[in-house]
RNA sequence: GGGCCUGUAGUCCAGUGGUUACGACGUCUCCCUUACACGGAGAAGAUCAGAGGUUCGAGUCCUCUCAGGCCCA
Repeated sequence: GGGCCUGUAGUCCAGUGGUUACGACGUCUCCCUUACACGGAGAAGAUCAGAGGUUCGAGUCCUCUCAGGCCCA
């Protein structure tokens, strides 16, 4: 330098162009316990790597950039 893949909550991850985006772990509150752990109930936490475009409508499709990984040279 060229090709391919990935980027979504603190972490891991799901998400056919159509309701302010699923779940697990973690965090917080309450119950349980003498207390901790386990268990039960509930809550907060993302504006989807950045910008632009297509569309009535974009996490999803297109272009560029950034970051990471793999391969080729």